[in-house]
Molecule: transfer RNA
Organism: Turicibacter sp.
């Protein structure tokens, strides 16, 4: 230098024929149970804003296509593998 694969919450990891982004698990927070704890069960857990239940943003980064993009297209970065 060329080719292939990967990049998604704090972590692992789904969503692949384009149609609710974050299922499920772990960690963490709150509650129940208990004399107390462990175990178990329930609820919550991306960010910001405010009128507090709504809005906006968010899939490595920058653009494009589309009514609609994590997904398709172009470029860039990082990591892994292969060839020279």
């Nucleotide at each position: 230098g060329c080719c292939c694969g990967a990049g998604u919450g704090g972590c692992g990891g789904a969503a692949u024929u384009g149609g609710u982004a974050g299922a499920c698990g772990c960690c963490c927070g709150g509650g129940a149970c208990u004399u107390a704890a462990a175990a178990u069960c329930c609820c919550g857990u991306g960010a910001g804003g405010c009128u507090u239940g709504c809005c906006u943003c968010g899939u490595a980064c920058c653009g494009g296509u589309u009514c609609a993009a994590g997904u398709c297209c172009g470029g860039u970065c990082u990591c892994g593998g292969g060839c020279a």